Source information: This is a predicted complex of two RNAs, RNase P RNA and transfer RNA, with 416 nucleotides together. It holds a member of the Rfam family "Bacterial RNase P class A". From the family's description: Ribonuclease P (RNase P) is a ubiquitous endoribonuclease, found in archaea, bacteria and eukarya as well as chloroplasts and mitochondria. By type it is a ribozyme.

RNA sequence: UGACCAAAUCAGGUAGUCGCGUGCUUAAUUGCACGAGGAAAGUCCGAGCUCCAUAGAGCAGGGUGCUGGGUAACACCCAGUGGAGGCAACUCUAAGGAAAGUGCAACAGAAAUAAACCGCCAGAAAUGGUAAGGAUGGAACGGUGCGGUAAGAGCGCACCAGCAUAUAGGUGACUAUAUGGCUAUGUAAACCCCAUCUGGAGCAAGACCAAGUAGGGCAUAUAAAUAAGCGGCUGCUCGUCGCUGCCCGUGGUAGGUCGCAUGAACCUGUUGGCAACAGCAGGUCUAGAUUGAUGACUACUCAACACAGAACUCGGCUUAUAGAUUUGGUCACAUA
RNA sequence: GCGGGCGUGGCGGAAUUGGCAGACGCACCAGCCUUAGGAGCUGGCGGGUAACCGUGCAGGUUCAAGUCCUGUCGCCCGCA
Numbered sequence: 001u002g003a004c005c006a007a008a009u010c011a012g013g014u015a016g017u018c019g020c021g022u023g024c025u026u027a028a029u030u031g032c033a034c035g036a037g038g039a040a041a042g043u044c045c046g047a048g049c050u051c052c053a054u055a056g057a058g059c060a061g062g063g064u065g066c067u068g069g070g071u072a073a074c075a076c077c078c079a080g081u082g083g084a085g086g087c088a089a090c091u092c093u094a095a096g097g098a099a100a101g102u103g104c105a106a107c108a109g110a111a112a113u114a115a116a117c118c119g120c121c122a123g124a125a126a127u128g129g130u131a132a133g134g135a136u137g138g139a140a141c142g143g144u145g146c147g148g149u150a151a152g153a154g155c156g157c158a159c160c161a162g163c164a165u166a167u168a169g170g171u172g173a174c175u176a177u178a179u180g181g182c183u184a185u186g187u188a189a190a191c192c193c194c195a196u197c198u199g200g201a202g203c204a205a206g207a208c209c210a211a212g213u214a215g216g217g218c219a220u221a222u223a224a225a226u227a228a229g230c231g232g233c234u235g236c237u238c239g240u241c242g243c244u245g246c247c248c249g250u251g252g253u254a255g256g257u258c259g260c261a262u263g264a265a266c267c268u269g270u271u272g273g274c275a276a277c278a279g280c281a282g283g284u285c286u287a288g289a290u291u292g293a294u295g296a297c298u299a300c301u302c303a304a305c306a307c308a309g310a311a312c313u314c315g316g317c318u319u320a321u322a323g324a325u326u327u328g329g330u331c332a333c334a335u336a
Numbered sequence: 337g338c339g340g341g342c343g344u345g346g347c348g349g350a351a352u353u354g355g356c357a358g359a360c361g362c363a364c365c366a367g368c369c370u371u372a373g374g375a376g377c378u379g380g381c382g383g384g385u386a387a388c389c390g391u392g393c394a395g396g397u398u399c400a401a402g403u404c405c406u407g408u409c410g411c412c413c414g415c416a
Stems, first nucleotide, its partner, number of pairs: 001332010012301007020035005037307001041318002044316005049202004056238004061198005066080005081095001082093004096193002101191002103187003117134002119130004142160006161183001163180007206258004215248005229243004265284008337415007346362003355399001364380005382389002392408005
């Protein structure tokens, strides 16, 4: 200098005028303060909160799926293991079980988990032996080589891949070494098995206040209990709680307050830890609507023009995103 | 807020357990018929010279994906 890799940051600022929302304030829309995001988004996960029984039992169903840790919890995060890619920095990884069982593997091919079409060998033939070679296929019952044999074959040997056992190391995934028998197709993002987690509904949850309407008929029967039925927030069985039943008719689709902004919060420092994160100390208060606010113009600075707008609240993930900047690292070339 | 479904030629719409993508209808094009038009009959009809590509888009699983899985975009429906 060039080409990359990784981790981060900013998402305009200041002043003036007008406008909008909330709170406080004032005689007075008078004055003061505050007023969207890194994703507020998708609603894909996990929780808080609320009601249903203080959320109960079993089955079904659903989620997760290498190991260890973090966390309120998670499908998230951190650190590692195995695998894949890259010269490297580094990146990616839905990664339990196919030796419990079932299903599927089109076409081609003799044959698809079962094997003899051609070939080779033996034999006069019938027939038998043979998975080395040919051909088909994504895949042909370990691969390569040497020996061996009638021809062949893990039949024997060496190396490699896989499996089992033992020893050593590691919390563990796993790794290393030795020994053994020779071998076991793929697919679980097919059913399934194993391990583990899981009750349901959602702020239109839910709580309170106020206003307003019109009752009538039938059946059963005298309101206690039992049975049956119906209902209660997914399915089935149980359990539990509540409720006389049916028909006709009236009013309404509606007002206010709370929930609702102090929270697993944020910032700074420090301690422990490789890290995620946790503890401690100090500091800060930071939108809250319901026809639903957060905008417009001007000036200076100027690269600031992108994606995009809260609706109960948090932790993540994913997706969208103009431009600018910083730090650390790798490779190649050149020069010293 | 909660839940469910769909996306395939120009249009509608098949393809059932993953196995040659486009069956069938409409439209369109060409020919026949007719003096002419319509109707009717026959044939063709995604793109590309071809290899090949193509089921909204981007990935993945698998020998093989319209079909299975993940993300994403668009549309429709139901409940409160």